RNA sequence: AAAGCGGGACGAAUGAUCGCUGGCGCCGUUGAACGGCGCGGGAGGAAAGUCCGAGCUCCGCAGGGCAGGGUGCUGGGUAACGCCCAGCGGGGGUGACCCCGGGAAAGUGCCACAGAAAGCAAACCGCCCCGCAUUCGGGGUAAGGGUGAAAGGGUGAGGUAAGAGCUCACCAGCUCCGGCGGCGACGCCGGGGGCUAGGUAAACCCCACCCGGAGCAAGACCAAAUAGGGGGGCGUUCGAGGGCGGCCCGCCCGAGGCCCCCGGGUAGGUUGCUCGAGGGUCCAGGUAACCGGACUCCUAGAGGAAUGAUCAUUGCCCCGCGGGCGGGCGACCGCCUCGGGGAACAGAACUCGGCUUACAGGCCCCUUUCUCA
Numbered sequence: 001a002a003a004g005c006g007g008g009a010c011g012a013a014u015g016a017u018c019g020c021u022g023g024c025g026c027c028g029u030u031g032a033a034c035g036g037c038g039c040g041g042g043a044g045g046a047a048a049g050u051c052c053g054a055g056c057u058c059c060g061c062a063g064g065g066c067a068g069g070g071u072g073c074u075g076g077g078u079a080a081c082g083c084c085c086a087g088c089g090g091g092g093g094u095g096a097c098c099c100c101g102g103g104a105a106a107g108u109g110c111c112a113c114a115g116a117a118a119g120c121a122a123a124c125c126g127c128c129c130c131g132c133a134u135u136c137g138g139g140g141u142a143a144g145g146g147u148g149a150a151a152g153g154g155u156g157a158g159g160u161a162a163g164a165g166c167u168c169a170c171c172a173g174c175u176c177c178g179g180c181g182g183c184g185a186c187g188c189c190g191g192g193g194g195c196u197a198g199g200u201a202a203a204c205c206c207c208a209c210c211c212g213g214a215g216c217a218a219g220a221c222c223a224a225a226u227a228g229g230g231g232g233g234c235g236u237u238c239g240a241g242g243g244c245g246g247c248c249c250g251c252c253c254g255a256g257g258c259c260c261c262c263g264g265g266u267a268g269g270u271u272g273c274u275c276g277a278g279g280g281u282c283c284a285g286g287u288a289a290c291c292g293g294a295c296u297c298c299u300a301g302a303g304g305a306a307u308g309a310u311c312a313u314u315g316c317c318c319c320g321c322g323g324g325c326g327g328g329c330g331a332c333c334g335c336c337u338c339g340g341g342g343a344a345c346a347g348a349a350c351u352c353g354g355c356u357u358a359c360a361g362g363c364c365c366c367u368u369u370c371u372c373a
Base pairs, nucleotide, nucleotide: 001371002369003368004367006365007364008363010361012314013313014312015311016310017309018308020042021041023039024038025037026036027035028034044345048356049355051354052353053352054351055350056215057214058213059212068211069210070209071208072207073087074086075085076084077083088101089100090099091098092097102206103205107204108203109200110199111198124145125144126141127140128139129138130137131136153171154170155169156168157167158166172196174193175192176191177190178189179188180187181186219271220270221269222268229262230261231260232259233258234257241253242252243251244250278297279296280295281294282293283292285290316342317341318340319339320338322337323336324335325334326333327332
């Protein structure tokens, strides 16, 4: 230098003009509402998916069990988690590093296609023996071939008609026992046993542990009009009340009618609502996740839902074999300048902790190499 590995932080800035949203102050004589003016605030690293875990709220609940759902190596962190950290074992990579994690010797099921055979094995080819036997038939055989993702330990010797854990030695793996190390998962060492045990649990299942339900459209408060509920009063051949603009007369309507009070619910409004398991710096503990202390900062609260648009300047990236300067033997690299172009994923909706997914572009740190010079 190239190609990588792991992590972190950013993801435009400033100004002007015109708007949007909610807050404060002043003015419109006061209060409310509305309007005007001024001041300062107004999305993200994922605000997303709504996949986990919590706070908060309401409902339910003596205790226990069944059903159902979830998690699954060990130790730690945390409010909690399916998250994070450190380790253990297995697998992959030259490596930095990455991926996976209870039980398949409790039982049941399944293993496509191919293949003779896919589970207390199996005879297609081959090999061997026998029947006069290259062709046919009977039998033996899992050493060799072939099929398959997978064919039932490996190598060697003995053995045999040919073979085979059939027997033996060594190795791998399984299981049991003992010793040592570790909190533990587990590791190392020694001994015994049987010759061998396929895969699949995001198939049923077994074991251990955890789990009540619904969600801010939760919930709380205020509260019209109309209709309806309860109570009281008045009136019903002696007429409450209403209409003919007010009053009198008059005329008309009029009996589950009229007036008053109370309570529930709806529309609407207020609240919940943003200061919180919060961020930053320093110090102390811890390998780390994390935690303790001190100081410091305040940073949207809308409700069919604001946070925008235009212009200018600067910054960033790309293109031109544009021009100039510098470095290097060189391929080439860096800086300045001119012209043209570009800027992703995405928009809070009660709030946190995570995970996952999307993302133009560049930046920083750690680190590797079968690469090149």